Predicted 3D model of a 73-nucleotide RNA (transfer RNA) from Mortierella alpina. Rfam family: tRNA. The family's RNA type in Rfam is transfer RNA. Rfam describes the family as follows. Transfer RNA (tRNA) molecules are approximately 80 nucleotides in length. NCBI's taxonomy places the organism under Eukaryota, Mortierellomycota, Mortierellomycotina, Mortierellaceae, Mortierella.
[in-house]
RNA sequence: GGGGUUGUAGCUCAGUUGGUAGAGCGCACGCUUCGCAUGCGUGAGGCCUGGAGUUCGACUCUCCACUGCUCCA
Numbered sequence: 001g002g003g004g005u006u007g008u009a010g011c012u013c014a015g016u017u018g019g020u021a022g023a024g025c026g027c028a029c030g031c032u033u034c035g036c037a038u039g040c041g042u043g044a045g046g047c048c049u050g051g052a053g054u055u056c057g058a059c060u061c062u063c064c065a066c067u068g069c070u071c072c073a
Stems, first nucleotide, its partner, number of pairs: 001072005007066001010025004019056001027043005049065005
């Protein structure tokens, strides 16, 4: 320098044909216990890396940039 891939909650990740986003763990509270753990229930927490475009409507499609990984030279 060129090709591929990745970016979504504190962490690990889903999100299948475009219709304003979920799970597990973690966290807070409640129940259970003498207390802790376990278990059960409830809740908080993200406008999806940034910008532009297409569209009535974009996490999703197109382009550019940035980040991590990887391949070729």